[in-house]
Molecule: c-di-AMP riboswitch aptamer (ydaO/yuaA leader)
Organism: soil metagenome
RNA sequence: UGCCGAAUCCGUGCCGUCCCGAACGCACGGAACGGGGGAACCACAGCGGUCCGAGAUGGCCGCAGGGGCGAAUCGCAGCACUUGCUGCGUAGCGCACUUUCCGGCGCGAGCCCGUCAGCUCACCUCGUAGGCAUCUGGAAAGGGG
Numbered sequence: 001u002g003c004c005g006a007a008u009c010c011g012u013g014c015c016g017u018c019c020c021g022a023a024c025g026c027a028c029g030g031a032a033c034g035g036g037g038g039a040a041c042c043a044c045a046g047c048g049g050u051c052c053g054a055g056a057u058g059g060c061c062g063c064a065g066g067g068g069c070g071a072a073u074c075g076c077a078g079c080a081c082u083u084g085c086u087g088c089g090u091a092g093c094g095c096a097c098u099u100u101c102c103g104g105c106g107c108g109a110g111c112c113c114g115u116c117a118g119c120u121c122a123c124c125u126c127g128u129a130g131g132c133a134u135c136u137g138g139a140a141a142g143g144g145g
Stems, first nucleotide, its partner, number of pairs: 001133004008031007032128006042118001046063006065116001066113004074089006092107004097142006
């Protein structure tokens, strides 16, 4: 000076020991941005057994689960052999004002809930972290200074 990301801005108070003020820190509040839960209508209705019954999307029992943040899914091969590891790809994602085109370089993780959640007005509720980097390619149009 920038990048990924929601992760920024403002106000009030407290602390300080000469006083005032600023910054930092802490507490509270607000704005903004981001996430989750949550009607009607609509959508969905696992497998097996069993009961009521005209019937079922109903009751009971057992088995299998299911879901969220995020771009981070899925496939093939090999190794290991419970979970997994490695390589090559891939949906998708990022790269200095924005968009398009042509090139180039990267990512394609991790974590959480705990048998439970579709959508969803009102309403309720949570977060505002962490990590990194180079002179940030070229053309056109637009915008800004």